[in-house]
RNA sequence: CCGGUUACGGCAGGAGAGACCCUGUACAGGGAGCCGAAGGUGCAAGAGAGGGAGUUUGACUCCCGGUCUCGAAACUCUCAGGCAAAAGGACUGCCGUAAACCG
Repeated sequence: CCGGUUACGGCAGGAGAGACCCUGUACAGGGAGCCGAAGGUGCAAGAGAGGGAGUUUGACUCCCGGUCUCGAAACUCUCAGGCAAAAGGACUGCCGUAAACCG
């Protein structure tokens, strides 16, 4: 110096589900129904620890698992959030910023 990753910001795109019902009142209360893409929860293979056996006793190999820990998502749960518009919105593209890391 260049490229990439992460983070943040700007622009654009961006789904789903009742403008639900009832009561008093112009803002409250109650009731069931539904959605998954802010955030969050859970875990498979596998890995490690643990236990047992074998062995040339170096450690390795095998077994156990109904023990523990780690372990992904757009899967799952529906806690939170949401169910006209607006707002929000995972994610995608472009641009930029500064720092860290990688090449």

The RNA shown here (Glycine riboswitch aptamer) has 103 nucleotides and comes from a Dehalococcoidia bacterium. The model forms 86% of the base pairs in the Rfam consensus.